[in-house]
RNA sequence: GCGGAUGUGGUGAAAUGGUAGACACGCCAGACUUAGGAUCUGGUGCCGCAAGGUGUAGGAGUUCAAGUCUCCUCAUCCGCACCA
Numbered sequence: 001g002c003g004g005a006u007g008u009g010g011u012g013a014a015a016u017g018g019u020a021g022a023c024a025c026g027c028c029a030g031a032c033u034u035a036g037g038a039u040c041u042g043g044u045g046c047c048g049c050a051a052g053g054u055g056u057a058g059g060a061g062u063u064c065a066a067g068u069c070u071c072c073u074c075a076u077c078c079g080c081a082c083c084a
Stems, first nucleotide, its partner, number of pairs: 001080007010025003018064001026044006045054003057073005
């Protein structure tokens, strides 16, 4: 350099172009307990007291609507080529 795959919260992951993060783990608060563990209840992407805003590697496009389709870029991995 060429070709291919992958990129989503703290982690593993889900989502037929139609409420992003279901579900599980972890974490936070509470209940229970002498205490801890286990169990139960609620919460948990980010910003915000809230209302609300924002978010699928980054950017652009198509569309009423994009994690998903198209193009460019970046990162990681695999194969090939080149150089030594």

Transfer RNA from Sulfuricurvum sp., 84 nucleotides, folded computationally. Rfam family: tRNA. By type it is a transfer RNA. The prediction has a mean pLDDT of 81. The source organism's lineage runs through Bacteria, Pseudomonadati, Epsilonproteobacteria, Sulfurimonadaceae and Sulfuricurvum.